[in-house]
RNA sequence: UAAGGAUGCUGGGUGAUCGCUGCGAAUAUCGUAGAGGAAAGUCCGGACUCCAUUGGGCAGGGAGCUGGGUAAUACCCAGGCGUUGUGAAGCGACGGAAAGUGCCACAGAAACUAAACCGCCGAUGGACAUAUGUCACAGGCAAGGUUGAAACGGUGCGGUAAGAGCGCACCAGAUCUUAGCGUGAGUUGAGAUGCUGGAAAACCCCUCCUGGAGCAAGGCCAAAUAGGAGAACAAUUCUUAAGAAUAUCGGCGCCCUCCGAGUUCUCGGGUAGGCCGCAUGAACCUGAUGGUAACAGCAGGGCUAGAUAGAUGAUCACCAUCCUAUGGGAUACAGAAUCCGGCUUAUAGGCAACCUUAGUAG
Numbered sequence: 001u002a003a004g005g006a007u008g009c010u011g012g013g014u015g016a017u018c019g020c021u022g023c024g025a026a027u028a029u030c031g032u033a034g035a036g037g038a039a040a041g042u043c044c045g046g047a048c049u050c051c052a053u054u055g056g057g058c059a060g061g062g063a064g065c066u067g068g069g070u071a072a073u074a075c076c077c078a079g080g081c082g083u084u085g086u087g088a089a090g091c092g093a094c095g096g097a098a099a100g101u102g103c104c105a106c107a108g109a110a111a112c113u114a115a116a117c118c119g120c121c122g123a124u125g126g127a128c129a130u131a132u133g134u135c136a137c138a139g140g141c142a143a144g145g146u147u148g149a150a151a152c153g154g155u156g157c158g159g160u161a162a163g164a165g166c167g168c169a170c171c172a173g174a175u176c177u178u179a180g181c182g183u184g185a186g187u188u189g190a191g192a193u194g195c196u197g198g199a200a201a202a203c204c205c206c207u208c209c210u211g212g213a214g215c216a217a218g219g220c221c222a223a224a225u226a227g228g229a230g231a232a233c234a235a236u237u238c239u240u241a242a243g244a245a246u247a248u249c250g251g252c253g254c255c256c257u258c259c260g261a262g263u264u265c266u267c268g269g270g271u272a273g274g275c276c277g278c279a280u281g282a283a284c285c286u287g288a289u290g291g292u293a294a295c296a297g298c299a300g301g302g303c304u305a306g307a308u309a310g311a312u313g314a315u316c317a318c319c320a321u322c323c324u325a326u327g328g329g330a331u332a333c334a335g336a337a338u339c340c341g342g343c344u345u346a347u348a349g350g351c352a353a354c355c356u357u358a359g360u361a362g
Base pairs, nucleotide, nucleotide: 001358002357003356004355005354007352008351009350010349012319013318014317015316016315017314018313020034021033022032023031024030025029036333040344041343043342044341045340046339047338048214049213050212051211055256056255057254058253060210061209062208063207064206065079066078067077068076069075080094081092082091083090084089095205096204100203101202103198104197117145118144119141120140121139124138125137126135127134128133153171154170155169156168157167158166172196173195174193175192176191177190178189179188180187181186218276219275220274221273228267229266230265231264232263233262235246236245237244238243248261249260250259251258284301285300286299287298289296290295320331321330322329323328
């Protein structure tokens, strides 16, 4: 200097005038606060509220290497293994294929009790022939070639009629045993075994977790209508009575337990007003300490929107950056609705330092 990797911050500013909402006050006025890093998606996890009282099972749903963090998670941090890249780094739906069922298009002979297109052999049996050979029918083979993502481990030697882990040596993978290191996932070494398709992001098996609905949750006040209509159960048995058992209905996705017995269900009518929930939080900022880190406790600091058909704005001037025909124009993605912690997606530009590769100079 060029090309890359990963991270943090910011994402218009200043002044004046007028306006809107909340809160406060000395209240026909003044003060003060007022939309994000994603407020988006509604994809996860919770807090909170109600069903609803307790325990268990099933279904449904979710997760899936190890250790740690957190209120919790499919999140975050640090590792392991695999994979992409020269590298900094990135990605992983990361338990099991010797429990079972199913799948591997097309091509190819054949894709798991797989198989013979081109081929190899002709020991043994067969045919012809007699130079003891020729043929390749029966038979044997899958070592060579074709196709493919993958052909059933690879290379070499022996063996054989020709061959094949058929045997041996070395190598790769898998399984088992064992020693060291590590909390662990694993890893390094030694030995044994001839054991040797893929894929579960197919169904499935295994292990662990898990009730449902949601602020339009849920409460309070006032008012109005039709103190409307109908249906089910309200039963039976034992017991002196209380009570108990069986059964029915309702309560939760289903079942059992449990709770209730004046409860539940269907149709119709009225109301749609006001207040609460509503923002002080598993919160945020700063500092030192512990920890590789995520983060944790300790000390200090301040309070930073609460609308309800929906406030958080409009105008003017100047500045910043870019374009320009010098008149002027443009300035990313985008707007809170119960709240918090994450993930994913969109984003013109600007600033800061760190790491990698290549070249050049010293």

Bacterial RNase P class A from an SAR202 cluster bacterium, 362 nucleotides, folded computationally. It matches the Rfam family "Bacterial RNase P class A". The family's RNA type in Rfam is ribozyme. The sequence was found by an Rfam model in a public genome assembly. Its mean pLDDT, the model's own confidence on a scale to 100, is 76.